[in-house]
RNA sequence: GCCGACGUAGCUCAAUUGGCAGAGCACCGGUUUUGUAAACCGGAGGUUUCCGGUUCGAGGCCGGACGUCGGCU
Numbered sequence: 001g002c003c004g005a006c007g008u009a010g011c012u013c014a015a016u017u018g019g020c021a022g023a024g025c026a027c028c029g030g031u032u033u034u035g036u037a038a039a040c041c042g043g044a045g046g047u048u049u050c051c052g053g054u055u056c057g058a059g060g061c062c063g064g065a066c067g068u069c070g071g072c073u
Base pairs, nucleotide, nucleotide: 001072002071003070004069005068006067007066010025011024012023013022019056027043028042029041030040031039049065050064051063052062053061
């Protein structure tokens, strides 16, 4: 330099064919315990990497940028 995959909560990942953004872990509070852990109940946490386009409507489609990983040279 060329090609491909990926980018969603603090972390790991879902979100079917474009139609309410979710789970587990972690975090916070509570129940329980002499106390801690575990268990159970509840809560908070999101500019879906960025810019633009298509659409009534985009996390998902199109173009570009950036980043990570892999392959080729």